[in-house]
Molecule: SAM riboswitch aptamer (S box leader)
Organism: soil metagenome
RNA sequence: CUCAUGCAGAGUGGUCGAGGGACUGGCCCGAUGACACCACGGCAACCGAUUGAGCUGGAUCUCAAUGCAGGUGCCAAUUCCAGCUCAAGCACCAUUAGCUUGGGAAAAUGAG
Repeated sequence: CUCAUGCAGAGUGGUCGAGGGACUGGCCCGAUGACACCACGGCAACCGAUUGAGCUGGAUCUCAAUGCAGGUGCCAAUUCCAGCUCAAGCACCAUUAGCUUGGGAAAAUGAG
């Protein structure tokens, strides 16, 4: 940089000791010890694996199924909510400038 995914799911103990939830605002979590790290446990299916089909030799590829627990990941709150932009609808229209829905962007994870 590209592609895919996200209203589901899953925590205990120990160490440390003050901030943490990416950033900003909100709202939360936190000395009844958060966050982080370690141990053990768990969740889940992106990759991998197995099986089947496409397909009558093999390979590749595609699709489907199976947790299988190997590589990663994850285990407060929808990615906690919003932000920036575009579209549609609504409201307001003296002034100010808003609300809802969807797409994109952003951030996260995986694969390349």